The prediction has a mean pLDDT of 81. A computed fold for a 118-nucleotide RNA, annotated as SAM riboswitch aptamer (S box leader).
RNA sequence: CCCUUAUCAAGAGCGGCGGAGGAACUGGUCCUGUGAAGCCCGGCAACCUGACUGUGCGCGUUUUUUACAGCGUGCGAGCAAGGUGCUAAAUCCUGCGGAUUUAUCCGAAAGAUGAGGA
Numbered sequence: 001c002c003c004u005u006a007u008c009a010a011g012a013g014c015g016g017c018g019g020a021g022g023a024a025c026u027g028g029u030c031c032u033g034u035g036a037a038g039c040c041c042g043g044c045a046a047c048c049u050g051a052c053u054g055u056g057c058g059c060g061u062u063u064u065u066u067a068c069a070g071c072g073u074g075c076g077a078g079c080a081a082g083g084u085g086c087u088a089a090a091u092c093c094u095g096c097g098g099a100u101u102u103a104u105c106c107g108a109a110a111g112a113u114g115a116g117g118a
Stems, first nucleotide, its partner, number of pairs: 002117007013041001015040003021031003025095001027093002042087003047083003052078002056075006091110001096107004
């Protein structure tokens, strides 16, 4: 760099360093010396891995039988140690197509992130 797949309207600092840009691209519209990018710390979240909990549902086992309890296991839930990610505005809106009450809605593309693959 390419392919597959899931998600993208929630959430997150009045901190330190730093000094002029930033919001992918187009056109807009914004943010920014009341301090941009970047780095550090803090925080958010729960995609992947692992440990643990076990209240829920299913299956198995145990039992003469059924139910409960116990044990094992799958899913879900919780937790947040590790790997990422994120921490202005819906992915800020938009670009292509469709619908219609002409202002909105739906879908695609593009992009971002995770996981897997070539």
The sequence was found by an Rfam model in a public genome assembly.